[in-house]
């Protein structure tokens, strides 16, 4: 990195929303979601004088203690107040929605229709008078009226009884019983009093109508089984009572019903529909505004009254709450419309008006109406309109950015023209009017409002949010893991497009965001549409109830089904066309459409039902037949153990090794004999049985299953299979036996840092036997059980047929099991693949992110451990699979490298020397710092370098470029003074170039612009290095494989140093890389020759060429590649050596070599520059390279030869002299094959030493010299005398090196004014050893594992410690809620009883009942000491369990044991 599986976020639409930045206007629509919480105040239901008396007013009158009009209005009486407005508390139910009945029913007001509407009486309010009372009221007396009430008449159709009829429903002859208002107005007629009149309005009785409401019923209507059994008026009859009616709606009696896994019963939630929101639609989730129904009206009861009510704005009671009180006692209900407090994130005006629509009451005018109609607040929403158009720079300014050109804001302003929606000022100005009326006329809240016109003047009007990805927009600064940001993944630890600002740019725009809710995306609960080998998921297995499914044919019936019709689905909503507001929002009108229900006709394929039939499915008979298939009793041999005896002596057993142990009281070891218990070797197998767990010595008894085969026989009898039943390894529990061996615990012994552990010795439970529980297991093939169909190959078992044979075998077929491999095909791959994970059916069981957890509570079981069922709160963004690429392995196979072996020689000890580290210091500048730093930057620190410190100066500067102004020189040399120099002051000498004569170069002061910095940041770079490494590997292009990452090529096989080469191959190619090509070298020839030289010449030099290629011969090899050995050759198989170092690795080094972003210091006490002195050289220690040594293969003298690579004019520097030398005098020669540095030293000849702290070793050290430099104290080299330390060969551990190598001698050069023990290079003399790849290191190819990928210095576990969280227990404590038993019981009602009755009543009892106490439970929550686990927390302890064989393979089941992770026993699994 890939696919896949799954979760988590996001974008989309929506709200009665709210909060945050902002807000010009207009329309239509909405606003109390929270406390059904408490409420001051107004107002929300009156009304009718044409039902009645009476009292005021007025006006009129012939009657004045009165009549008539005319008004008013408490009081009688009529209607209405049951309706309209709220709420949504309670209800899971006939509450509601669909559908059907109702012969089981009601009904004022309204219509229609038929008929009456007669004859009496009795009282009371008002009033008045009289008593009380704080009110609120109340009580008595007395007069009085009605459309008040009674009583009588009349009664068809009304009601009750009911002969008789009828299958039932029903009819019904006859008897009986109910009614009113003689009213009101209006009209005529009469002086009047009164008739008359049925014209209006009202009245009775009946019957139909409309609309309305009651019952019934069928079906639909949330979540919990961690609610599984409720129920006693329950369930049905019989009678009876009540009701408008049916009914256990009451009551008595009688029967024992009745409801439920198709979920009663209990809890929790919840008004329901029409509809609303989202969806593609299935669905999903809501139930605001409108409408329909319900229920409610401060909590509970409850009846009155009426046509209706058990009654929001009516009455009793009873409680809580608030009020008023004269304390005696009374008065209240905003979930009416405003409004007030409270609670909350949050939700309005104590407005107008009844013009309109609608209700009430009224003949009617009219009156009432907080329904309505209108305005009023809020961007709450939804639509519309608008902040202006057009024209205007190669494009002001401001502001950003910059690579300093310039870009960006931009036609954008500005500036010119034009409109004029809005707006402002003035004018006109509706429709909404239908209707009333005295006939003349009057009615409009909203409203002077919409609309219209004139003038004016761009004038009054733009923000939000966002800018890393998803996801449309980027830049610069400021901050520095800070401050913050964030949906989600994630941003910030000095260059942040993620934080803040500024600029840009995106997006909506009077709005935008944010938040909370819902659909959508999410096929992430899957009907439409998903899974269970391994990702979550197949139950351990069977038999089986319920229910699910179900073979062939043939009649019938039509319940599902399918088709026509016709009722209904209210209306808005929705949608489609058209219309009205300017347009839209809205809002009319008319089709549709509401996917349902129901009725009535048809159809009869298919599924049901019914009745026959059949046999292919299933069962049985008959025969054969294989097997560790169960349960029992018995049986054999081997091993062991043990005891007895015999032989034998000194160990014996374990182990990586060892000890524990056993053994001379005689062991191991061997030989007899005897118990004893436990498993069954060979056979044997990828094998057999069996449902699964599981079964194995032989023998027998009883038994269950199975398969083949030939025929018959039943006649769908079948599949599954929720609950439910029994089976169910091992450990493990009981009770009672047995006990050889093995062996949890537990004791030694070992190992170990520690070892509660792997290993050793012991050994208890257990392991066996019977009984009897447990019911788990990586109980798997991690694959549920039938059935059917889809290519084959090729083992095994076992049963039949063929053909053979005497017979078996052998070989063909055919069945039936058990494996391998493989078409299709399926699968995320890996892999399944007729014993499918492939294509279909049937039924079950099961899953829905990881973690908390298979836990917690509750229940059921269990002796018990503990089984099953089985959450949440928190918490995380993962978690998984499967397969790739690396990388690791105490994983495996090759193969290489001074890797390790075999050698030589060193370092570590010891003196010195150089660098670090560390310490010191005023400063020891800085850098490098595992391998890959430490004789490295340094290829030379007395001054200088020099970066450090100390002091003492300078600032356009110690260096660069430009501008301006002045000056003509600066400058060098000499002296003088200050001064430590630096520098500064003065004196004296010297002193320019070109020129068209303007001035210029030039150089000094003076101002400005800018220098300057070894100051940071190598984690911001370039360059360069360094190491894996001279390992041989690193890619690529096409092509093929694969969903894909990616793989093949580059694997394999032979061979190489080499990915170097053949060879086979889904690969052919091709690049960096290797190897050549280049430079030194070894041999040879040619040229050519300064130089040398014995003048010939040449082994010198210097160029150019030959040569070496497995070419040549043999052996192996594959016929190659080559490999090995030989010739020949100076070299032979890459001759030796160098230069060259692939994609990369290490944020490996290096800002102090340079060179550079960025930041930083700099008119001043510089981090810049000069200059003096000091430092880098310090020294208690420590490490690292190195010299010299420890001596005789050595040292000292003496003498004798042999190199080669360099250098050299501010240089090398000869002969000679002089100094014991260090050197010094000299000046030859040489710009170099010519002259000089230049002796070469080991070697080799000779002598002394003679094993000693030495004639070894030379520090240290004194003394006295020399040399280079301005200058040798801090600090230099070299000489000489003297001094002479420590050292006698180095402990652990380590480095180098394979041939001209190591060792071991010397020499030269670089840097250099001296100064090399370092470093670079030369030559000289010149060895040993390499059996091998087991081991250590490092590499490389392949296979394998993997939980690693910052890549094993990974990853991870679990206890303990500290914070925080939520949840569960938890003695108790404190609340809710639903019932139960008792005991008390108001108001009503209903039923007796007594008064007293024209009637209304009064008083007492009794039954039912809201409330009240009261008792034990029962649910459900809120706290709670305390102790337990879980969860999260940069950097805390222990240890190291897992992941590689993870260092004893892991993991599941069960038991013991232990700080923890864990261990160890048993059985299982392979993941």
């Nucleotide at each position: 990195a890939u696919c896949c599986u799954g979760g988590u976020c996001c974008a989309g639409g929506a709200u009665g929303a709210a909060c945050g930045c902002u807000a010009g206007c207009g329309g239509c629509g909405u606003g109390g979601a929270u406390a059904a919480g408490g409420c001051a105040u107004g107002c929300a239901a009156g009304u009718c004088g044409a039902a009645c008396g009476a009292a005021c007013c007025a006006a009129u009158g012939u009657u004045u203690u009165c009549a008539u009009u005319g008004g008013u209005u408490a009081g009688u009486g009529g209607c209405g107040a049951a309706c309209g407005a709220g709420u949504u508390a309670g209800u899971a139910a006939c509450a509601c929605c669909u559908u059907g009945g109702u012969u089981a029913c009601g009904u004022a007001c309204c219509c229609c229709a038929a008929a009456g509407a007669c004859g009496g009486g009795c009282a009371u309010a008002a009033u008045u008078c009289g008593c009380u009372g704080a009110a609120a009221g109340g009580c008595g007396a007395a007069c009085u009226a009605a459309u008040u009430c009674c009583c009588g008449a009349u009664a068809g159709u009304c009601c009750c009884u009911g002969a008789g009829a009828u299958u039932u429903u029903u009819c019904g002859a006859a008897g009986g019983g109910u009614a009113a208002a003689a009213c009101g107005u209006g009209u005529c007629u009469g002086c009047a009093a009164g008739g008359a009149u049925a014209a209006c309005g009202g009245c009775u009785u009946u019957g139909g109508g409309a609309a309305c409401g009651a019952c019934c019923u069928a079906g639909g209507u949330c979540c919990g089984a961690u609610c599984a059994g409720c129920u006693u008026g329950u369930u049905g009859g019989u009678a009876g009572g009540g009701u408008a009616a049916u009914g256990g709606c009451c009551u008595a009696c009688c029967a024992a019903g009745g409801c439920u896994u198709u979920g009663a019963c209990c809890g929790g939630u919840a008004g329901g529909g029409g509809a609303a929101g989202u969806g593609a639609g299935a669905g999903c989730u809501u139930g605001a505004c409108c409408c329909c129904c319900a229920a409610c009206g401060a909590u509970g009861g409850a009846a009155c009254u009426g046509a209706g009510a058990c009654a929001c704005g009516g009455u009793c009671c009873a409680u809580a709450c608030u009020c008023c009180u004269a304390c005696g006692g009374g008065a209240g209900g905003c979930a009416g419309c405003a409004g007030u407090c409270g609670a909350g994130a949050a939700u309005a005006u104590u407005c107008g008006a009844c013009a309109a629509u609608g209700g009430g009451c009224g003949a009617a005018a009219g009156c009432c109406u907080g329904a309505u109609c209108g305005a009023g607040c809020g961007a709450c929403g939804c639509c519309g309109c608008g902040u202006g158009c057009a024209g205007g720079a190669u494009g002001a300014a401001a502001c950003c950015c910059u690579u300093c050109g310039g870009g960006g804001c931009g036609u954008a302003a500005a500036c010119u023209g034009c409109u004029u929606u809005u707006c402002u000022a003035c004018g006109g100005g509706a429709a909404g009017a239908a209707c009333c009326u005295u006939c003349g006329g009057g009615u409009g809240a909203c409203g002077g409002u919409a609309c219209c016109g004139u003038a004016g003047g761009a004038a009054u009007a733009a923000g939000g949010g966002g800018u890393u990805g998803c996801a449309a927009a980027c830049c610069u600064c400021g901050u520095g893991c800070c401050a913050g940001c964030a949906g989600c993944c994630g941003c910030g630890g000095u260059a942040a497009u993620a934080c803040g600002a500024g600029g840009g740019c995106c997006u909506c725009a009077a709005g935008u965001g944010u938040u909370a809710u819902c659909c959508g995306g999410a096929u992430u609960u899957a009907u439409u549409g998903g899974g269970c080998g391994u990702a979550a998921a197949g139950a351990g297995c069977g038999c089986g109830u319920a229910g699910g499914g179900g073979g062939u044919u043939c009649u019938g019936c039509a319940a599902g089904u399918c088709u026509a019709u016709u009722g209904u689905u209210a209306a808005a909503u929705u949608u489609c066309a058209c219309c009205g507001c300017u347009c839209a929002a809205c809002g009319g009108u008319g089709g549709a459409g509401c996917u349902g229900c129901a009725a009535u006709g048809g159809a009869a394929a298919c599924u049901g039902c019914a009745a026959g039939a059949c046999u292919a499915g299933a069962g049985g008979a008959u025969g054969u037949u294989a097997g560790a298939g169960g349960c029992a009793a018995g049986u054999g041999g081997a091993a062991c153990g043990c005891a007895c005896g015999g032989u034998g002596u000194a160990g014996g057993g374990g182990u990586g090794a060892a000890a524990u142990c056993c053994g001379u009281u005689g062991a191991u070891a061997u030989c007899g004999u005897g118990c004893g218990g436990a498993a069954c070797a060979c056979c044997a197998a990828a094998g057999g049985c069996g449902a699964a767990g599981g079964c194995a010595u032989c023998u027998u008894g009883c038994u269950g299953g199975g398969a083949c085969a030939c025929u018959c026989c039943u006649g769908a009898c079948c599949c599954u299979g929720a609950g439910g039943c029994g089976c169910g390894a091992a450990a493990g529990c009981g009770u009672g036996g047995g006990g050889c061996g093995a062996g949890a615990a537990u004791g030694g012994g070992a190992u170990u840092a520690g070892a509660u552990a792997c290993c050793c010795c012991a050994g208890u439970a257990u392991u066996c036997c019977a009984c009897g529980c447990c019911g788990u297991a990586a109980a798997c093939g991690a694959u549920g059980u039938c059935c059917a169909c889809u290519a084959g190959c090729u083992g095994u078992u076992u049963c039949g047929a063929g053909u053979a044979u005497c017979g078996a075998c052998c070989c063909u077929c055919g069945g039936g099991g058990u494996g391998g491999c493989g078409a299709a095909g399926c699968u995320a791959a890996c892999g399944c693949g007729u014993u499918a994970a492939g294509u279909g059916g049937a039924c079950c069981g099961c899953c829905u992110g990881g973690g908390a957890a298979g836990u917690a509570c509750g229940g059921c079981c269990g002796c018990a451990a503990g089984g099953c069922u089985a959450a949440a709160a928190c918490u995380c963004a993962a978690a998984g699979g499967a397969a790739u690429a690396g990388a690791c392995g105490g994983g495996g196979a090759c193969u290489c490298g001074c890797a390790c072996a075999a050698g030589c020689g060193g370092u570590g000890g010891a003196g010195c020397a150089u660098g670090u580290g560390g310490u010191u210091u005023a400063a020891u500048u800085c850098g490098a710092u595992a391998g890959c730093a430490a004789a490295c930057g340094a290829g030379a620190a007395a001054c200088c370098u020099u970066a450090c410190c100390a002091g003492g100066a300078c600032u356009u500067g110690a260096c660069a470029u430009c501008c301006c102004g002045a000056c003509g020189a600066c400058g060098u040399c000499u002296g003088a003074c200050g001064g430590a120099a630096a520098c500064g002051u003065u004196a004296g000498a010297u002193u320019u170039c070109u020129u068209u004569c303007g001035a210029g170069a030039c150089g000094u002061c003076g101002g400005g612009a800018c220098a300057g910095g070894u100051g940071c940041u190598g984690c911001a770079u370039g360059g360069u290095u360094g190491c894996c490494g001279u390992c041989a590997g690193c890619a690529u292009g096409u092509g093929c494989c694969g969903u894909g990452a990616g793989g093949c090529g580059c694997u394999c096989c032979c061979u190489u140093a080499a990915a170097u080469g053949g060879g086979g191959u889904a690969a052919c190619a091709u690049g960096c890389g290797c190897a050549a090509c280049c430079c030194c070298u070894a041999u040879c020839a040619g040229u050519a020759g300064u130089u040398a030289u014995a003048c010939g010449u040449g082994u010198c030099u210097a160029c150019u060429g030959a040569g070496a290629c497995u070419g040549c011969c043999g052996u192996c090899g594959u016929a190659u590649a080559g490999a090995c050995g030989g010739a020949g050759g100076a070299a032979g198989g890459c001759g030796g050596g160098g230069a060259c170092g692939a994609c990369g690795u290490c944020a490996a080094a290096u800002c102090a070599g340079c060179a550079u972003g960025g930041c930083c210091c700099u008119u001043u006490g510089a981090u810049g520059u000069c200059c003096u002195g000091g430092g880098c050289u310090a020294c208690a220690c420590a490490c690292a390279u190195g010299c010299u040594a420890c001596a005789a293969u050595g040292a000292u003298c003496g003498g004798u030869a042999c190199a080669a690579c360099g250098g050299g004019u501010u240089g090398c520097c000869a002969a000679a002299c002089c100094g014991u030398a260090a050197g010094g005098u000299g000046g030859a020669g040489c710009c170099a094959a010519u002259c000089c540095c230049u002796a070469a030293a080991a070697a080799c000849c000779g002598a002394u030493c003679u094993c000693a702290g030495u004639u070894c070793g030379g520090a240290u050290u004194g003394a006295g010299g020399g040399c280079u430099g301005c200058a040798a104290u801090u600090u230099g080299c070299c000489c000489u005398c003297a001094u002479g330390a420590a050292g006698u060969c180095g402990g652990a551990a380590u480095c180098g090196c394979u041939a001209g190598u190591a060792a071991u001698c010397g020499c030269g050069g670089a840097u250099c004014a001296u100064c090399a023990g370092g470093c670079c290079g030369c030559g000289g003399u010149g060895a040993a050893u390499a059996c091998g790849u087991u081991c250590u290191c490092g590499a490389g190819u392949c296979c394998u594992g993997u939980a690693c990928u910052c890549a094993c210095c990974g990853c991870c576990c679990g206890u303990c410690a500290c914070a925080u969280c939520a949840a569960g227990g938890g003695a108790g404590c404190c609340g809710g809620g639903a019932g139960u038993g008792c005991c008390u019981g108001a108001a009503a009602c209903u039923c007796c009883g007594a008064c007293a009755u024209u009637a209304c009543g009064u008083c007492g009892g009794a039954g039912u009942u809201a409330g009240g106490g009261u008792a034990a439970g029962c649910u459900u929550g809120g706290u709670a000491a305390c102790a337990c686990g879980g969860a999260u927390g940069a950097a805390g302890u222990c240890g190291u369990a897992a992941c590689a064989a993870g260092g004893c393979a892991c993991c599941g089941g069960u038991a013991g044991c232990g700080g923890a992770a864990g261990c160890u026993g048993u059985c299982g699994g392979u993941g």
Predicted 3D model of a 1471-nucleotide RNA (small-subunit ribosomal RNA) from a marine sediment metagenome. Its Rfam family is "Bacterial small subunit ribosomal RNA".